This is a predicted structure of a 77-nucleotide RNA (transfer RNA) from Rugosibacter aromaticivorans. A source record names the gene tRNA-Thr-TGT-1-1. Its Rfam family is "tRNA". The organism belongs to Rugosibacter, within Bacteria. The sequence is in RNAcentral, with records from ENA and GtRNAdb.
[in-house]
RNA sequence: GCCGGCAUAGCUCAGCUUGGUAGAGCAACCGCCUUGUAAGCGGUAGGUCGUCUGUUCGAUUCAGACUGUCGGCACCA
Numbered sequence: 001g002c003c004g005g006c007a008u009a010g011c012u013c014a015g016c017u018u019g020g021u022a023g024a025g026c027a028a029c030c031g032c033c034u035u036g037u038a039a040g041c042g043g044u045a046g047g048u049c050g051u052c053u054g055u056u057c058g059a060u061u062c063a064g065a066c067u068g069u070c071g072g073c074a075c076c077a
Stems, first nucleotide, its partner, number of pairs: 001073007010026004020057001028044005050066005
């Protein structure tokens, strides 16, 4: 230099094909249970869906550019 994957809650990830009110598990917090703790059960909160622009009535989802990260190839007399 070229090509490709990935970026969504504190963490691990779904959802993207088919655009239409963002989800799960764990963690946190509250409650129940217990003499108490853990475990178990119920609930609550937590998100500019990497950034910018475009398309659209409407974008996490489609298009382009960029950033970060991972991998492959090339170059490296």